[in-house]
RNA sequence: GCGGGUAUAGUUUAGUGGUAGAACACGUCCUUGCCAAGGAUGAAACGGGAGUUCGAUUCUCCCUAUCCGCA
Numbered sequence: 001g002c003g004g005g006u007a008u009a010g011u012u013u014a015g016u017g018g019u020a021g022a023a024c025a026c027g028u029c030c031u032u033g034c035c036a037a038g039g040a041u042g043a044a045a046c047g048g049g050a051g052u053u054c055g056a057u058u059c060u061c062c063c064u065a066u067c068c069g070c071a
Base pairs, nucleotide, nucleotide: 001070002069003068004067005066006065007064010024011023012022013021018054026042027041028040029039030038047063048062049061050060051059
């Protein structure tokens, strides 16, 4: 330099155009003499920009980061 993959909550991830889910972690409460475990409940996310569309996490393009391959 060229080609390809990936980017969603603090972390690991699901989600093939129409309401963003889960687990762990975190906050509050219950339970216990205390801790742990358990239960209830809550907050928290679509890498950035543009395009297509009535509507984009999803499709297209560019950028950024990261990984793989080729040279």